Predicted 3D model of a 1475-nucleotide RNA (small-subunit ribosomal RNA) from an uncultured bacterium.
[in-house]
RNA sequence: AGAGUUUGAUCCUGGCUCAGGAUGAACGUUGGCGGUGUGCCUAAUACAUGCAAGUCGAACGGAGACUGUAGCAAUACUGUCUUAGUGGCGAACGGGUGAGUAACGCGUUGGUGAUCUGCCUCGAAGUGUGGAAUAACCUCCCGAAAGGGAAGCUAAUACCGCAUAGUCUCUCAAGGUUUAGAAAAUUGAGAGUAAAGGAUUUAUUCGCUUCGAGAGGAGCCUGCGUCCCAUCAGCUAGUUGGUAGGGUAACGGCCUACCAAGGCAAUGACGGGUAGGGGACCUGAGAGGGUGGCCCCCCACAAUGGAACUGAAACACGGUCCAUACACCUACGGGUGGCAGCGGUAGGGAAUAUUAGAAAUGGGCGGAAGCCUGAUCUAGCAACACCGCGUGUGCGAUGAAGGCCUUCGGGUCGUAAAGCACUUUUUGGAGGGAAUAGGAAGGAAGGUACCUCCAGAAUAAGUCUCGGCUAACUACGUGCCAGCAGCCGCGGUAACACGUAGGAGGCAAACGUUAUCCGGAUUCACUGGGCGUAAAGCGCGUGCAGGUGGUUUCGUAAGUAGGGCGUGAAAGCUCCCGGCUCAACUGGGAGAGGCCGUACUAAACUGCGGAGCUAGAGGAUGGUAGAGGGAGGUGGAAUUCCAGGUGUAGUGGUGAAAUGCGUAGAUAUUAGGAGGAACACCAGUGGCGAAGGCGACUUCCUGGACUGUAACUGACGCUGAGGCGCGAAAGCUGGGGGAGCGAACAGGAUUAGAUACCCUGGUAGUCCCAGCCGUAAACGAUGAACACUAGGUGUGGGAGGUAUCGACCCCUCCCGUGCCGCAGCAAACGCAUUAAGUGUUCCGCCUGGGGAGUACGGCCGCAAGGCUAAAACUCAAAGGAAUUGACGGGGGCCCGCACAAGCGGUGGAGCAUGUGGUUUAAUUCGAUGCAACGCGAAGAACCUUACCAGGGUUUGACAUCCCCUGCUGGGUAUGGAAACAUAUCUUCGUCCUUCGGGGCGCAGGGAGACAGGUGGUGCAUGGCUGUCGUCAGCUCGUGUCGUGAGAUGUUGGGUUAAGUCCCGCAACGAGCGCAACCCCUGUCCUAAGUUGCCAGCGAGUAAAGUCGGGUACUUUUAGGAGACCGCCGGCGACAAGUCGGAGGAAGGUGGGGAUGACGUCAAGUCAUCAUGCCCUUUAUGCCCUGGGCGACACACGUGCUACAAUGGCCGGUACAGAGGGCAGCGAAAGCGCGAGCUGGAGCGAAUCCCACAAAACCGGUCCCAGUUCGGAUCGCAGGCUGCAACCCGCCUGCGUGAAGUAGGAAUCGCUAGUAAUCACGGGUCAGCAUACCGUGGUGAAUACGUUCCCGGGCCUUGUACACACCGCCCGUCACACCACGAAAGUCUGCAACACCCGAAGCCGGUGGCCUAACCCGCAAGGGAAGGAGCCGUCGAAGGUGGGGCAGGUGAUUGGGGUGAAGUCGUAACAAGGUA
Repeated sequence: AGAGUUUGAUCCUGGCUCAGGAUGAACGUUGGCGGUGUGCCUAAUACAUGCAAGUCGAACGGAGACUGUAGCAAUACUGUCUUAGUGGCGAACGGGUGAGUAACGCGUUGGUGAUCUGCCUCGAAGUGUGGAAUAACCUCCCGAAAGGGAAGCUAAUACCGCAUAGUCUCUCAAGGUUUAGAAAAUUGAGAGUAAAGGAUUUAUUCGCUUCGAGAGGAGCCUGCGUCCCAUCAGCUAGUUGGUAGGGUAACGGCCUACCAAGGCAAUGACGGGUAGGGGACCUGAGAGGGUGGCCCCCCACAAUGGAACUGAAACACGGUCCAUACACCUACGGGUGGCAGCGGUAGGGAAUAUUAGAAAUGGGCGGAAGCCUGAUCUAGCAACACCGCGUGUGCGAUGAAGGCCUUCGGGUCGUAAAGCACUUUUUGGAGGGAAUAGGAAGGAAGGUACCUCCAGAAUAAGUCUCGGCUAACUACGUGCCAGCAGCCGCGGUAACACGUAGGAGGCAAACGUUAUCCGGAUUCACUGGGCGUAAAGCGCGUGCAGGUGGUUUCGUAAGUAGGGCGUGAAAGCUCCCGGCUCAACUGGGAGAGGCCGUACUAAACUGCGGAGCUAGAGGAUGGUAGAGGGAGGUGGAAUUCCAGGUGUAGUGGUGAAAUGCGUAGAUAUUAGGAGGAACACCAGUGGCGAAGGCGACUUCCUGGACUGUAACUGACGCUGAGGCGCGAAAGCUGGGGGAGCGAACAGGAUUAGAUACCCUGGUAGUCCCAGCCGUAAACGAUGAACACUAGGUGUGGGAGGUAUCGACCCCUCCCGUGCCGCAGCAAACGCAUUAAGUGUUCCGCCUGGGGAGUACGGCCGCAAGGCUAAAACUCAAAGGAAUUGACGGGGGCCCGCACAAGCGGUGGAGCAUGUGGUUUAAUUCGAUGCAACGCGAAGAACCUUACCAGGGUUUGACAUCCCCUGCUGGGUAUGGAAACAUAUCUUCGUCCUUCGGGGCGCAGGGAGACAGGUGGUGCAUGGCUGUCGUCAGCUCGUGUCGUGAGAUGUUGGGUUAAGUCCCGCAACGAGCGCAACCCCUGUCCUAAGUUGCCAGCGAGUAAAGUCGGGUACUUUUAGGAGACCGCCGGCGACAAGUCGGAGGAAGGUGGGGAUGACGUCAAGUCAUCAUGCCCUUUAUGCCCUGGGCGACACACGUGCUACAAUGGCCGGUACAGAGGGCAGCGAAAGCGCGAGCUGGAGCGAAUCCCACAAAACCGGUCCCAGUUCGGAUCGCAGGCUGCAACCCGCCUGCGUGAAGUAGGAAUCGCUAGUAAUCACGGGUCAGCAUACCGUGGUGAAUACGUUCCCGGGCCUUGUACACACCGCCCGUCACACCACGAAAGUCUGCAACACCCGAAGCCGGUGGCCUAACCCGCAAGGGAAGGAGCCGUCGAAGGUGGGGCAGGUGAUUGGGGUGAAGUCGUAACAAGGUA
């Protein structure tokens, strides 16, 4: 520090996810040791039991035990110990918890001139004299108990009176410093208030009282800071202030009475929700964000609520009273209790420990000894966290065994193990043994830490991961199953992603997972983001508050800046130095803690105050343009309607029609009238207005703008949350109006349907007046204002200049409105002085998509609805711009037998053949739009053959290896359908030899490795092939452009069959394709001349190259020439080229073939072959016989033959080419009507044979008919091949003589030696050809042209497609699930309000009653004071009531989301077929 994920790819926007750190954690697996920490986050739920606050006899009277003295004893006295009670101090500390609290609660800064303070310290003074009670105790009574009552006795440092006292308190009067101010010190006068004793060695000491001071502590006040919601906007009667009083330690509406009517709030009052606050902790570069467990400070609380008492301090955790709930005891009358102290229990929960010990430290009491102390210090439990240590070290290759993988060679676990040598941290045993704890003893932890010795590698490794992110890979199993998953995503038979194994990687006494927080996230942006199109500028203006503001000068010092001082507790953090062996941990020092306070200094900038200025702004005056607004009046054209004239059969409408109108006279035409609405031309990226918007002419009223001049004011400015106003269309209310148009509606068409598009009608509405509504893609998708930053060119308004007689033109300035363009900006597109540039000010708005601009609430509205505006849930994307393709019922250009123009077919018939389907025991398998279907198959009777039935066989029909035996081969017989089995006859491989045998080959038998498979997968593959397409394309290097994908080149202008060539051009070159090179063919030349040929010469025949001979010709085989737009002319750009012509056998690629770029179709083939994996192994292998592949209601493809006279039949007569031939072609001759047979010459072939070519031509016949057409079908008789023609071959002869009379919709081929037509040959093959591959003969027609159909190429355009239009995608309905809203109601909670009742208690009052201390009185009694009781105010809980807020639930209902291939349509994306 980044990474993954939207796309075919790219850039951007944007969300989601990951890697890091952390935790009071929990869960899973595992677990050796030690140190230091930490440990109920949930039920502030309920608690059994023990302990957690006592102490003092030196305050007091008793009581008990013991000792001593005296005494006989009782008893008295003395001493020691113990302590129930009175009394003192403590119990308000310490410890726990975080419920409440959004508050002066906390933090920080100040104040207290408004205060208190026990114990402690210092100082001053005092401590005199009296009195009356009371508990304990004793007696009695009540009660179950808890406890209580009555009578009697007694003490005090308990209580009370008096004395004395001041610098104390109060009142009054002076006084004077300092304050914002009332007040202090000081002085005087008057009045008032104290005390307690104990111990004692008689030295003192501990106490007590009053006053002053201090320290520490506490109360109160205060500036600033302190969470979320505005879908909480108004709140408040003790409320705000005053006066007087009360109350308090003290100020204060703290309380009361009276008076006034204030106080708070958009700088967020009030209300609701949540929450103890801080030091700090986690994270982060920081700024921030999150947290508040342990430790420290503060606050609050003590079952819940209320209240006071005591006290220095409490409204009191282990005190009191009352109420409530709960629990316990009970004799039912009544009582008792409060673990949020330490342990512990139950419950809750994912989850949190021992009913342990007491030396020190601290605290309480005490004079002290000491006692108490679950504070504290320790130990126990827990890997909960951090830190440290160990589980061994060295050598050791036969690289052991074993596991796993394997290409079978090996690799790996792996020096790892074993083995050898060593060490002992740890562990175990034994011995010694601390500090902490000051001078002695004791001393929890503890016989612990630590030290020494001994033993022995001994006691000690797991967990997660291994597709990418992210370090680490193989095998098997599984087969969209089981499962994984943080995101992307894996799994449908070869899974590095599931499970297991081996191996590897990471961390390690832990490792993973889950949860939460920060980070990454600049993804709320202060640091540090944005708003034209990605989310985002309010529809526009006006303007209060607020924010902000030109220029000069003076003052001030609030902001600002500077250093000083104070503060910012300790702990923590950072740095340095120490202590535990190190570290964690811990001690000391320093720093930081950015804040706050305080006075001083500075005066640039901002603010504030004063005085000025004129450049901003306003204003005066002269002009100007304009559909700016409102009101009134006027006008013509057109549509419609009304009534009349002329006139007759249609009109209207559409893609085509129909509805409609019209013989009752339409449409058309003519003159007239009525009425409403809108204003043609002018008219213009022209004008005006803030926007919406504004268009005939004219009058009146009225707003704004621009320009010229430069009198006047003197910053008066800009922006603008709320507020107010304006605001298209549609819509609403009331009243008018209504010509045309025209939602709804009706009809006609279209259509599968057509609630649409088209047509005919037509109501609201559109128009006017008055009033609502308040929204629009209200758009420049661009807030307003100001300033600055190259230009060019239009246009509207104004002014000036030059020139002119004048007008234009030209130049300059200002304002408006367009286009192009530099810098700059931008993701790109683009913007660019009218900014989306550079800056300033102010406002509004955004933060992933969907849910949703929806629900609820509130405000507005007559309604429709508008404004404001969520959440649950769900997805990993949604989006912007640009790129390359593909596609379009987008455009342009071009090509092709693509159409058109022609010729001939197919589709109809019969037959042949292939396919589907059906059938079958089997009808083997494959091929399936073009690009399967006379295809694999260049030839199924057996074989082939893969299929079926049956019969056999199991190391096999075939290959290699091992063992044994034998040697070939041939014949015969029996069984059998054959395979095969059995028997038998004959014969006995080859080489070497030491003669025993061995080698090679072959055959038989045997065992196992293995053979075999036309079994599966062409979607695991190789190879081969089809197709687009013989279409002209497909790419690369370097350069350049672009952030990039990519572009350029390859586009453009011409041209070509062609990316063929030329020109131009940020491209220049190159490759694979095209073309050429190759073959055949067309002309000529040269060479050669047999088996070919025969002109001339000779011979010869009935004839014949038949013979001699020749090599001229034909021809054959080789090698060359020739054609290149080369020549001429036109066109073209002086090009490429093209058109025409000459010459030429051939002319613009001469004709034909071979040749198939990058790629597409998971195209075809596992059955040609090869091959991975899977399956099979007495069978899915192999052998055999027979059958099947040949079936047949039917459908399709490809063909043959026809339907006839351009013909059939008969007779005659010509002319080819290319091939094939030895298990072959087979001549002559003979036989047969013929197929064929006999025959066997010749020929391995330019020699011989197949082999007569047929159409054609000549002559004859038939005469338009189901025929002398046509030949299917069937019968009979034959021939050939073959082991065998029944299923199931071909041919011949005779006979038979079907359909068919030119073929519907539709569809195919062909552009010249082509189509059409005619025959010939070959391969396959024993035989079988209408198929296939070739060959020659005869030999046409037509092409105007590119509008249309199909296919293709190039350019361009749109796109929401990229599996690429056979794409994508929307909504209803149906089903399932999920969350949410509404809902008659219903239930619960919370906070208030009104009223009722009113405990305890404080306060106030009080007739009668009660009362030791003081006063009067001899006494009785009275007084003062107090108490009970009663009354009253306040008052918790409770009750009643109507509302508010929140939550739960609810028949039903509403939309939303998500789901497998459901239904209906086709809305959107291309002009998406109506933009």
Its mean pLDDT, the model's own confidence on a scale to 100, is 85.